The RNA shown here (c-di-GMP-I riboswitch aptamer) has 80 nucleotides and comes from uncultured Angelakisella sp. The source organism's lineage runs through Bacteria, Bacillati, Clostridia, Oscillospiraceae and Angelakisella. The sequence is in RNAcentral, with records from MGnify.
RNA sequence: GCAAACUGCCGGAAACGGCAGGACGCAAAGCUACAGGGGGCUAAGGUGUUCCAAGGAACACUAUGCCAGCCCGGCCGCCG
Numbered sequence: 001g002c003a004a005a006c007u008g009c010c011g012g013a014a015a016c017g018g019c020a021g022g023a024c025g026c027a028a029a030g031c032u033a034c035a036g037g038g039g040g041c042u043a044a045g046g047u048g049u050u051c052c053a054a055g056g057a058a059c060a061c062u063a064u065g066c067c068a069g070c071c072c073g074g075c076c077g078c079c080g
Base pairs, nucleotide, nucleotide: 001026002025006021007020008019009018010017011016024069030075031074032073036072037071038070039067040066041065045062046061047060048059049058050057051056
């Protein structure tokens, strides 16, 4: 210097993000998801199946959504 969990408000379908409070921790807990790679989260929309009172519901798959305080990497980087 940053700021986890948690709380309040806002955005979002959600994951999650922003602001305020708050500190678990962190030399990179700075930036980078369009240098990038791996991994993970969500499933609005789409597809399929089943049920159905035919309005709809449930389940599965799927990222164009998201996570850098998951790992590898790239860029910048304090004191001794």